[in-house]
Order: sequence, then C1' cells, then structure tokens
RNA sequence: UUUUUAUGCAGGCAAACCCGUCGAAAGGCGGGGACGCAAAGCCACGGAGCUAAAGAUAGGGGGCUAUCAAAGCUGGCCGGGCCGCCGAA
Repeated sequence: UUUUUAUGCAGGCAAACCCGUCGAAAGGCGGGGACGCAAAGCCACGGAGCUAAAGAUAGGGGGCUAUCAAAGCUGGCCGGGCCGCCGAA
C1' cells in the first nucleotide's frame, strides 16, 4: 500500500420522548436525551413508504367539503453509486 474477517477498545452517529424554531402537512434544524447503528457518512438514481400545498375535478349561495395530485419528505425501509476511521490477522 492492497485485500479479508471478527470485535466494538479509541473515536463517531443518535430512535422514542421533552423544549425551541421553520413548514399547510409529512418532516427538517438546534438543545437535552439514548433505542439502537460498522457506514445510522454522502447522493432521492430505481423500488417502497409518508404528506397533500399549488393545481384539477365534483358538491355547495358562500365560508367550505370530498377525491385526484409531488415539483414536498423518509438515506434509521430495500437496492444502486461515491467516499472513508480505529484495531486484529
């Protein structure tokens, strides 16, 4: 330097929940907090899932209601791509 395997020692991330904040919502971000994680690092490319704002359609005198709807979201749902730490052999 390359490859492989186990572990979780060093170091790292942080579910639920609480507070604040942004958002129509799903959800994001910050702080606290740890269920877990060996890529729980990065990328919405394929699949899957969540929400339903704009918009469309229908109903209604109207406020509004129902359905459809992703260009919104989930990388801690799966696949794929990129990159990489500690230690051992």
A computed fold for an 89-nucleotide RNA, annotated as c-di-GMP-I riboswitch aptamer. Model confidence (mean pLDDT): 81 of 100. The model forms 100% of the base pairs in the Rfam consensus.